[in-house]
Context: one part of a larger RNA
């Protein structure tokens, strides 16, 4: 892992609803007795008790009333009669209460043969090195001090190094040789050493040269039993079919936030008669906008209280700084408003719908939401963040589209059909339908990702100059004179800077438009002439492109081939396109009719869940039956029923087992890291 047996809402008492008996101007018996039986079964007995027949009040008590009260005034709770016994089934409570699952906590007993540490009695420590004390002798000296030198001696938690005891490093091992090892290398080795054998401390405990270490491969408190089916508001898992309905992830409170109580949404059953939508029409209200008297909050000018500064001895005076307050103009605001909306709510008519709506009891889940639009708040006007509000999807919904995608667009799946129309989205091929029809844009492969900016890309639309008295643009000549304006300057001659900016000739020509000289000079420009011949310039709006444009495995930012349309705008035809609609046929549920089996209408996507109505399996009673002419089991085919399954037959098996109609359950298995087995 897979078979394949086994494995979970179950009994009891009490109480409640509901469905069926019984008896009701009440209803019932318990223990216990008798009797009769095939049956630990029934039927008779038994009136104890127990619900009901009257309540209100703490209560004394009173009584269809009574309780507060002073009260005959008001309120409160009651009086206008239906119980009750039992089965069955839904629920609740008290038990282990649907099923396995801790960590733990208490009691009683087992361990120190493992290992700590302790007593008692034995055992072990190859070789080799050093050479303390102490003693002797020998020099030195006055010496027997005291010093040097030898010899001896033999000492030490001394040294090196086996056996022993240990475990540094580092390799291998890592379903190992091994639940700690093995190989190299390490460390101790006369000691606070090491072992043998016998004892000895026991778990709120002991031991511990101290690590929370050890106390039999278990130690922040051993292990076996038992209290034990502790307790889990957590996780897991919970076993045949069909039908009909269907949620919820929200308020409120909570040592409360993954839990629970109400209440909300579902369902069922009974009684009730609203509901809900559209039109129009009366309301309530201060959102969006939109405005600045108020209430703030900014920004400019005026006039200006006071204020700083500066002069003055003071009276004052000046002032290009601050600045109330009024004014002018233009703003800004959830916590502003002389205004002020569209929805949305809340009456009332009307129409339309047709159980959708109220109430009361049973049963319930749900109380982690999750995308998206729209209106907020936190945040960065960030998040596939967060928190509300409100609508839709998904949850709990499947089909089609979006390559491919729970919350996006289309659209709600009873069955069936090799039948038609369509929705969104499509319609060159991949791949079902148009290489459709018109007018246009766009040349970037835009389309097929992005901004500020930025640019004689194109298209359309508008404005205002200029122009056959010849315009734009080219080319050819001109551009002058007072004057080198003045004033600065070392110079300053149009062209460093600062004032001023005239006058002349003139077809026109700045006291000068840029280069450029140290300063002139040169070169150009405005402006004018001609020449040349027909459209040229600016701005402004907008459509569709360009540039801005860099990422990590491999084109890779149309789904792909590929497309100049097969790409964009707008009109307009055809077609495809989904479990939508329709058609034709079949089943079910409900509700109307008539009437008992037809008709006509309406429904049948669903988790959690609620209700209904079946199938199978094992005992058991009562009818009736099948089997060795072959029971049950297994195994093949076959028909049948929505299904759970039922039935017929072949083969095997070789002795038992269906059916009807009651009753009872150890009653259905694929999942629980299930339990045992088998392979």
């Nucleotide at each position: 892992g897979c078979c394949g047996c086994c494995g979970a809402g179950u009994u009891a008492a009490u109480u409640u609803a509901u469905a069926c008996a019984g008896c009701a101007c009440g209803g019932u018996u318990a223990a216990g007795g008798a009797a009769u039986u095939g049956g630990a079964a029934u039927u008779c007995c038994g009136g104890a008790g127990c619900c009901c027949c009257a309540g209100c009040g703490a209560a004394a008590g009173c009584g269809a009333g009574u309780c507060c009260u002073a009260a005959u005034a008001g309120g409160g709770c009651g009086u206008u009669u239906a119980g009750u016994u039992g089965u069955a089934u839904g629920g609740a409570u008290u038990a282990g209460a649907c099923c396995c699952g801790a960590a733990a906590c208490c009691g009683a007993g087992u361990g120190a043969g493992c290992u700590a540490c302790c007593c008692a009695u034995g055992g072990c420590c190859a070789g080799g090195u050093u050479g303390a004390a102490g003693c002797c002798c020998a020099g030195a000296u006055a010496g027997u001090c005291u010093c040097u030198g030898g010899g001896u001696g033999a000492a030490g938690g001394a040294c090196c190094g086996a056996a022993c005891c240990c475990g540094u490093g580092u390799a291998u091992g890592g379903u190992a040789c091994a639940a700690a090892a093995u190989g190299c290398u390490g460390g101790g080795a006369u000691g606070a050493g090491c072992u043998g054998u016998g004892g000895g401390u026991a778990g709120g405990g002991g031991u511990a040269a101290a690590a929370u270490g050890c106390c039999a491969a278990u130690c922040g408190a051993a292990c076996u039993c038992g209290g034990a089916g502790a307790u889990a508001g957590c996780u897991g898992g919970u076993u045949c079919u069909c039908c009909c309905c269907g949620a919820a992830a929200u308020g409120u409170a909570u040592u409360u936030a993954g839990g629970u109580a109400c209440a909300g949404c579902g369902u069922u059953c009974a009684g009730g008669g609203a509901g809900u939508c559209u039109u129009g029409u009366g309301g309530a209200g201060g959102u969006a906008g939109g405005g600045c008297a108020c209430u703030g909050g900014a920004u400019a000018g005026g006039u200006a209280c006071g204020g700083g500064g500066g002069c003055g001895u003071g009276a004052g005076c000046c002032u290009a700084c601050c600045a109330a307050a009024c004014u002018u103009a233009a703003c800004c605001a959830a916590a502003c408003c002389a205004c002020g909306a569209a929805u949305g709510c809340c009456g009332c008519a009307a129409g339309a719908u047709g159980c959708u709506c109220c109430u009361g009891g049973g049963c319930a889940g749900u109380g982690a939401g999750a995308c998206a639009g729209u209106g907020g708040g936190g945040g960065a006007u960030a998040a596939g963040c967060u928190c509300c509000a409100u609508u839709g999807u998904c949850g709990a919904g499947a089909g089609g589209g979006a390559a491919a995608c729970a919350g996006c667009c289309c659209a709600g799946a009873u069955c069936g059909u090799a039948g038609g129309c369509u929705a969104a989205g499509g319609u060159c091929c991949c791949u079902a339908a148009g290489u459709g029809u018109g007018u246009g844009u766009u040349a970037a492969g835009u389309g097929u990702g992005a901004a500020a900016c930025g640019a004689a890309g194109u298209g359309a639309a508008a404005a205002c100059g200029c122009u056959a008295a010849a315009a734009c643009a080219g080319c050819u000549a001109g551009g002058a004179g007072g004057u080198u304006g003045g004033c600065u300057u070392a110079g300053a001659a149009g062209c460093a800077g600062c004032c001023a900016c005239c006058c002349u000739u003139u077809a026109a020509a700045g006291a000068g438009u840029g280069c450029g000289u140290a300063a002139u000079a040169g070169c150009u420009c405005a402006c004018u002439a001609g020449u040349c011949g027909a459209g040229g310039g600016u701005u402004u709006u907008u459509g569709c492109g360009c540039g801005g444009a860099a990422a990590a495995u491999g084109u890779a930012a149309c789904g792909g081939g590929g497309c100049u349309a097969a790409a964009u705008a707008c009109a307009c035809c055809a077609c495809c396109g989904a479990a939508g609609c329709c058609a034709c046929g079949g089943g079910c549920c409900c509700g109307u009719a008539u009437u008992u089996a037809u008709a006509c209408g309406g429904g049948c996507g669903g988790u959690a869940g609620g209700g209904g109505a079946g199938c199978g399996u094992u005992g058991c009673c009562a009818g009736g039956g099948c089997g060795u002419c072959g029971a049950a089991g297994c195994u093949g085919a076959g028909u049948u029923g929505u299904g759970a399954g039922a039935c017929u037959u072949g083969g095997u098996g070789g002795a038992g087992c269906g059916c009807u109609g009651g009753g009872a359950a150890g009653u259905g298995a694929g999942a629980a890291u299930g339990c045992c087995g088998g392979c």
Annotation:
Large-subunit ribosomal RNA, domain II from a Chloroflexota bacterium, 679 nucleotides, folded computationally. The coordinates come from a structure-prediction model, not an experiment, and the mean pLDDT is 85. The source organism's lineage runs through Bacteria, Bacillati and Chloroflexota. RNAcentral holds the full RNA, with entries from ENA and SILVA.